[in-house]
Molecule: TPP riboswitch aptamer (THI element)
Organism: Olivibacter domesticus
RNA sequence: AAGUUUUUUAUGGGGUGGUUUCUAAUGAGAUCUGAGAACAAACCCAUAUUACCUGCUCUGGAUAAUGCCAGCGAAGGAAUAGAAAGCUUCUUGGCG
Numbered sequence: 001a002a003g004u005u006u007u008u009u010a011u012g013g014g015g016u017g018g019u020u021u022c023u024a025a026u027g028a029g030a031u032c033u034g035a036g037a038a039c040a041a042a043c044c045c046a047u048a049u050u051a052c053c054u055g056c057u058c059u060g061g062a063u064a065a066u067g068c069c070a071g072c073g074a075a076g077g078a079a080u081a082g083a084a085a086g087c088u089u090c091u092u093g094g095c096g
Base pairs, nucleotide, nucleotide: 001089002088003087004086005085006084007083008082009081010080011046012045013044014043017032018031019030020029021028022027052077053076054075058071059070060069061068
């Protein structure tokens, strides 16, 4: 000097379904999956082969039911800057 990994700060991006009970309704509670179901100044993600969106009122399987699982998907799109530490490679100088 370059590359790479991890951590951290600030900033930014994103999702929030299914079933059921109470209530006239708003809403509140319980329960299924999940990091997260506006329980939240939380969770996940920031160049990307796990943030997320589109296709998708899709296809197959499973379930009480649901993007629940898988396919589509190495698809297309999608939000950045700094600092610290470690590792690897190269170059230059000094000392021994």